Record summary
This is a predicted structure of a 348-nucleotide part of an RNA (small-subunit ribosomal RNA, central domain) from a metagenome. Rfam family: Bacterial small subunit ribosomal RNA. Gene Ontology terms of the family: ribosome and structural constituent of ribosome.
Context: one part of a larger RNA
RNA sequence: CUGGGCGUAAAGCGCACGCAGGCGGCACGUCAAGUCGGAUGUGAAAGCCCUGGGCUCAACCCAGGAUGUGCAUUCGAAACUGGCGAGCUAGAGUACGGGAGAGGGAAGCGGAAUUCCUGGUGUAGAGGUGAAAUUCGUAGAUAUCAGGAGGAACACCGGUGGCGAAGGCGGCUUCCUGGCCCGAAACUGACGCUCAUGUGCGAAAGCGUGGGGAGCAAACAGGAUUAGAUACCCUGGUAGUCCACGCCGUAAACGAUGAGUGCUAGGCGUUGGGGGCUUAUAUCCUCAGUGCCGCAGCUAACGCGAUAAGCACUCCGCCUGGGGAGUACGGCCGCAAGGCUAAAACUC
Numbered sequence: 001c002u003g004g005g006c007g008u009a010a011a012g013c014g015c016a017c018g019c020a021g022g023c024g025g026c027a028c029g030u031c032a033a034g035u036c037g038g039a040u041g042u043g044a045a046a047g048c049c050c051u052g053g054g055c056u057c058a059a060c061c062c063a064g065g066a067u068g069u070g071c072a073u074u075c076g077a078a079a080c081u082g083g084c085g086a087g088c089u090a091g092a093g094u095a096c097g098g099g100a101g102a103g104g105g106a107a108g109c110g111g112a113a114u115u116c117c118u119g120g121u122g123u124a125g126a127g128g129u130g131a132a133a134u135u136c137g138u139a140g141a142u143a144u145c146a147g148g149a150g151g152a153a154c155a156c157c158g159g160u161g162g163c164g165a166a167g168g169c170g171g172c173u174u175c176c177u178g179g180c181c182c183g184a185a186a187c188u189g190a191c192g193c194u195c196a197u198g199u200g201c202g203a204a205a206g207c208g209u210g211g212g213g214a215g216c217a218a219a220c221a222g223g224a225u226u227a228g229a230u231a232c233c234c235u236g237g238u239a240g241u242c243c244a245c246g247c248c249g250u251a252a253a254c255g256a257u258g259a260g261u262g263c264u265a266g267g268c269g270u271u272g273g274g275g276g277c278u279u280a281u282a283u284c285c286u287c288a289g290u291g292c293c294g295c296a297g298c299u300a301a302c303g304c305g306a307u308a309a310g311c312a313c314u315c316c317g318c319c320u321g322g323g324g325a326g327u328a329c330g331g332c333c334g335c336a337a338g339g340c341u342a343a344a345a346c347u348c
Base pairs, nucleotide, nucleotide: 004319005318006317007302008301012316014201015200016199017198021194022193023192025088026087028085029084030083031082033081034080035077036076037075038074039073040072041071042070049065050064051063052062053061054060091191092188093187094186096183097182098181099180103177104176105175106174107173108172109171110154115149116148117147118146119145120144121143125136126135162169163168206247207246208245209244210243211242215241216240220236221235222234223233258315259314260313261312262311263310266293267292268291269290270289271288272287273286274285275284276283297304298303321348322347323346330341331340332339333338
């Protein structure tokens, strides 16, 4: 390279935007680059193949013929691909009328609870565990009442629910702001899909500077347990967890399932919208989402099954035995931690 694959065997980039590139709807005209056909030239000789001949045969040798995917020139064809021209509206988009939502950012506000402080009541215990002890408490704890401070998170509603590209998003109000769905059909007229490089977003932990610090809690200390116990349990407790700004760029970043489009039985839920019948409901039709079961089909099986892992097409990413190793070296990035790219010897 040919070929085969990527839910769980190796393999879908964490997610998006998007230049180049690849691919691209319906119908008409035109050109003839791709494509197809004819002709001509070329495609050395030897060899291979065919016919005939020469060594007694054969190998071997000689003569003739055939073939030669290809390339060039030229003459044609016009279905398909492509270029150009002029159109269309089913893809895509804009405008219009409605709708749902923890989508994002900022500011303000609220109640419950924990802790701490002050004061009141009150007295000997409290706390904790398998049992204890460390610990707190007569300098008045625990319990209880009132007041205050401060930080963080928002019970019920809450859902098999909703929104977001993913990460993720949950008290209430206001302001700013993104996307989505439905209905109508006015407008644009293929404006589309995908995307190497690139750019942005990206949980937690971690890092820098400055704040903040109630609870929780790596590290650490002590008490237990134990043969030991650098643990599990208990009492404490610092980073951190929170905020602002700037980094980091990873994850079982998972549906372990890339994106887009079309097609292929049904049934039962649920969210948002539209329509028909009806007084209203039940119910029926339909679009978009989200679940369960299941036909055909697929699958090594498990299972998937209109939210496909079915049937097809387009584009991208990735895999090629285990270990060595996601390591070394080099390069790029980072303040660092480290990240990205990524081998070989050797070995089974």
About this RNA: The RNAcentral record of the full RNA draws on SILVA.